[in-house]
Molecule: TPP riboswitch aptamer (THI element)
Organism: Chloroflexus sp. MS-G
RNA sequence: CUGCACAACCGGGGGAGCCGGAAGAGUCCGGCUGAGAGUGCGGCCCGACAGAUGCCGCUGACCCUUUGAACCUGAUCUGGGUUAUGCCAGCGGAGGGAGGUUUCACGGGUUUUAA
Numbered sequence: 001c002u003g004c005a006c007a008a009c010c011g012g013g014g015g016a017g018c019c020g021g022a023a024g025a026g027u028c029c030g031g032c033u034g035a036g037a038g039u040g041c042g043g044c045c046c047g048a049c050a051g052a053u054g055c056c057g058c059u060g061a062c063c064c065u066u067u068g069a070a071c072c073u074g075a076u077c078u079g080g081g082u083u084a085u086g087c088c089a090g091c092g093g094a095g096g097g098a099g100g101u102u103u104c105a106c107g108g109g110u111u112u113u114a115a
Base pairs, nucleotide, nucleotide: 001108002107003106007102008101009100010099011065012064013063014062017032018031019030020029021028022027023053026045040058041057042056043055044054071096072095073094077090078089079088080087
């Protein structure tokens, strides 16, 4: 000088599905898979006797961060199974996808000095 395990710091990315019952206005309980199926706040929009229970932003938890199967696309895909569902498998190491800095065990290279 350099490589790098680990670590630290500061950042960044991402998803939140399906089913049953009760309720009936912006819900509750239970079940399935999963790391995670929504902690809180705000906004939008909807709402009067039929059937909504939705969307967005910030945030908590969780996962992932180029060694990248976290996650998205293909996909209203294909096969299997299930009450049902990305539930399992295929698609598939296919196309995308969010990182920098510092310390440094250890290794390597170079230079100088001494013997």